This is a predicted structure of a 164-nucleotide RNA (c-di-AMP riboswitch aptamer (ydaO/yuaA leader)) from Actinomadura darangshiensis. The model forms 96% of the base pairs in the Rfam consensus. The coordinates come from a structure-prediction model, not an experiment, and the mean pLDDT is 76.
RNA sequence: CUCGCGGCAACGCCGAGUCCGCCGUCAAGGCGGAGCCGGGGAACCACCAUGCGCCGGACCUCGACACGGUCCCGCGCAGGGGUGAGUCGGCCUGCCCGCAGGCCGUAGGGCGACUUCCACGUCCGAACCCGUCAGCUAACCCGGUAGGCGGCUUGGAAGAAGGA
Numbered sequence: 001c002u003c004g005c006g007g008c009a010a011c012g013c014c015g016a017g018u019c020c021g022c023c024g025u026c027a028a029g030g031c032g033g034a035g036c037c038g039g040g041g042a043a044c045c046a047c048c049a050u051g052c053g054c055c056g057g058a059c060c061u062c063g064a065c066a067c068g069g070u071c072c073c074g075c076g077c078a079g080g081g082g083u084g085a086g087u088c089g090g091c092c093u094g095c096c097c098g099c100a101g102g103c104c105g106u107a108g109g110g111c112g113a114c115u116u117c118c119a120c121g122u123c124c125g126a127a128c129c130c131g132u133c134a135g136c137u138a139a140c141c142c143g144g145u146a147g148g149c150g151g152c153u154u155g156g157a158a159g160a161a162g163g164a
Stems, first nucleotide, its partner, number of pairs: 011150004018034006035145006045135001050078005056072005079133001080130004088105008108124005114159006
């Protein structure tokens, strides 16, 4: 000098996920409040679709109240919904032919150390939950306040703040 690993403090990033107080001798743990976040829930408005199966009715066809076709009504199934940026498409492989995995894009989202705009660069484009049920929604009701990372700090313009 370079590379890698670990620890502490501070700083920073994704995210709603921060702060304060009380009980407990302390701790473990529990409770409350503020802030932030999410769900349910009127009027008005919006929506009320498609396919299949079954019951009933009308019409057409017919020798026939059969068969077949069309329409209407009722019931059932395929469902539906939430947090989140995390949607959608194409190709390939395996295999239990419907799933799983991989690749390339994409709606959209984050970062580049005050904010906004424009460039440029870079990354993400998941996961989980409810359980046949929920549009919006004032009052009202219910819940969450986790987890995971970094050594990133590009340029121009305008504004703001602070320091000397």